Predicted 3D model of a 161-nucleotide RNA (c-di-AMP riboswitch aptamer (ydaO/yuaA leader)). Its mean pLDDT, the model's own confidence on a scale to 100, is 76.

[in-house]
This record gives sequence, C1' cells and structure tokens, in this order.
RNA sequence: GGACAGCCAUCGCCGAGUCCCCGUACGGCGCGAGCCAGGGGAGCCGGGGACCCAUGUCCCGGGGUGAAUCGGACGCCCGCACAAGGCCGCGCGGGUGACCGUAGGAGACCUUCCUGCUCCGAACCCGUCAGCUAACCCGGCAGGCGACAGGGAAGGAAAGG
Repeated sequence: GGACAGCCAUCGCCGAGUCCCCGUACGGCGCGAGCCAGGGGAGCCGGGGACCCAUGUCCCGGGGUGAAUCGGACGCCCGCACAAGGCCGCGCGGGUGACCGUAGGAGACCUUCCUGCUCCGAACCCGUCAGCUAACCCGGCAGGCGACAGGGAAGGAAAGG
C1' cells in the first nucleotide's frame, strides 16, 4: 500500500412498510462490538362492515393488494370450417413463447405547474365469499436497491448571516 471478515454509523431511491421508550442481571443469538424476540406509546397503510344510493338473475365463478391495464403482428401446439380422401395455403377460436406498443407509474429538500432524458408497465393473495358504507371489527409496518442525482416558474422548509 492492497485485499478479506464482522459490527455500528452517514447520504439517497422504489414501497404503507417508520419514530420513541423498555428489553445486554431475568427471553434468544454472538468471543465481542451488537442484534433479535417480546411489551408499551405515536404515526402510516390495507381489508371487512348499516340506513341512503347503486346493482335484475343465471352461465363462462367472483374478489383483493399494486402504477403494473389493454391491444397488435410473428413462431409453435390444439380445435373448428373447407373437403371423396390426404397434404398445403387461406379463415375463425383457444393456449403458449419471445417481441412491438399502450392506460398508468418512478427518478436527490417538499408540493404544484411547464419542458427534457432514463426507466417500470411485475408479482402475489383470498377461496365460492365481500358494491358504497357511520359506529364497530380485523390485519400489515416487508423486501429490494445506488453514486452526481437535467432545466425553468410559484409557494414553503432548512441552513447561514
């Protein structure tokens, strides 16, 4: 000088997924620095749930969280149609794969507006059941990321003087 391991801390992003106290003699883990469970307080988020309003019922069930909906052409597979039979092409429907778009969503003090650029446009859950919904009842407070975060306007916040 470099590399590796552990712990704590700092600046930020998506998201409701945060803050404070107790908890290190008494619960757990660790050699340890510490961490977790658990308890209390605050805050944020989601679901259920009347009157009124809304909604005919049944069938292919239906519903929830979330920005994550909807569509197009192409390849492959299946079915239908055409047909004396078979194959191919064309047509219709369904499934699947990867593309192209798209409703919508995100990006460094905060909110709103204007204008650019770069991205996302998933996944999961309930289990035949739920419209809205005061009182009331129930649940969650995860997970994953990164390195100069464009510019203009209005209002605020913070810092400094």